[in-house]
RNA sequence: UUCUUAUCAAGAGAAGGGGAGGGCAGGACCCGAGGAACCUUCGGCAACCUUCAAGCCUUUUGGUUUGAGAUGGUGCCAAUUUCCGCCGGAAGCACCGGAAAGAUGAGAA
Numbered sequence: 001u002u003c004u005u006a007u008c009a010a011g012a013g014a015a016g017g018g019g020a021g022g023g024c025a026g027g028a029c030c031c032g033a034g035g036a037a038c039c040u041u042c043g044g045c046a047a048c049c050u051u052c053a054a055g056c057c058u059u060u061u062g063g064u065u066u067g068a069g070a071u072g073g074u075g076c077c078a079a080u081u082u083c084c085g086c087c088g089g090a091a092g093c094a095c096c097g098g099a100a101a102g103a104u105g106a107g108a109a
Base pairs, nucleotide, nucleotide: 001109002108003107004106005105006104007103008102013042014041015040016039017038021031022030023029026084027083028082043077044076045075048073049072051068052067053066054065055064056063057062081101086098087097088096089095
């Protein structure tokens, strides 16, 4: 980088450095000198992998469901993935469902 698959309405920020941007692009709307990006430290959230227990399935490695935990590997800590764009419904707008794209985990090439 590509493919497969699961999830994406909840949750969780302080300090020091830094010094004007950030929310992927476009449009909108926001955040930002009462300090953006980024770096460091500490803290936290969550429970994908992982750990433990029980049930079920399986010829075995194992698979699966439920519950508990948080030492470890990731991830995350404004706003639904901020909203919209494409399709369908509805239709003055708002709105509802889905797709695409994206993010993260796990697996594979």
Predicted 3D model of a 109-nucleotide RNA (SAM riboswitch aptamer (S box leader)) from Pelotomaculum isophthalicicum JI. The coordinates come from a structure-prediction model, not an experiment, and the mean pLDDT is 79. The source organism's lineage runs through Bacteria, Clostridia, Desulfotomaculaceae, Pelotomaculum and Pelotomaculum isophthalicicum.